[in-house]
RNA sequence: CAAAGAAAAAGGCAAACCGCUUGCAAAGGCGGGGCGCAAAGCCACGAGCCCAGUUGACAAAUCAUUUAAGUGAACUGGGUAGUCGGGCUGCCUUC
Repeated sequence: CAAAGAAAAAGGCAAACCGCUUGCAAAGGCGGGGCGCAAAGCCACGAGCCCAGUUGACAAAUCAUUUAAGUGAACUGGGUAGUCGGGCUGCCUUC
């Protein structure tokens, strides 16, 4: 430097759920908790999924269907890195 993660050590992170808190929401933060994780460290670039909105004085942006309530798609904005891919960085061991 490259590859790999069988066993092990030092440690690390922390799902559901609960409390407080921010947000319309998805979800985020802090504390408890511990299902799991060798990148469950970081980045929303591609795909997926989730939320909100689309004639309203909104940052911006309409079509289909339905008697209607609604539903679907598209678009706009947001979220998810513990959905997958990609990028960057990194501990230990083996080779």
Molecule: c-di-GMP-I riboswitch aptamer
Organism: Stieleria bergensis